[in-house]
Predicted 3D model of a 71-nucleotide RNA (transfer RNA) from a Candidatus Harrisonbacteria bacterium. Its mean pLDDT, the model's own confidence on a scale to 100, is 81. Rfam family: tRNA. Rfam describes the family as follows. Transfer RNA (tRNA) molecules are approximately 80 nucleotides in length. Gene Ontology term of the family: triplet codon-amino acid adaptor activity. The organism belongs to Candidatus Harrisoniibacteriota, within Bacteria.

RNA sequence: GCGGGCGUAGUACAGUGGUAGUACGGUUGCUUCCCAAGCAACGGACGGGAGUUCGAUUCUCCUCGCCCGCU
Numbered sequence: 001g002c003g004g005g006c007g008u009a010g011u012a013c014a015g016u017g018g019u020a021g022u023a024c025g026g027u028u029g030c031u032u033c034c035c036a037a038g039c040a041a042c043g044g045a046c047g048g049g050a051g052u053u054c055g056a057u058u059c060u061c062c063u064c065g066c067c068c069g070c071u
Base pairs, nucleotide, nucleotide: 001070002069003068004067005066006065007064010024011023012022013021018054026042027041028040029039030038047063048062049061050060051059
């Protein structure tokens, strides 16, 4: 330099053109003599920009970061 893959919550991962979800973690409450465990509730995210579309996390382009291969 060329090609490919990935980027979603604090962490690990789902997901689909139409309100973005699960587990663990966090906070609060219930329970308990206390702790742990258990139960319930709450908060929290689509790498950035542009385009297409009535509508983009999803499709297209550029870009940033990480990984793999080639040279």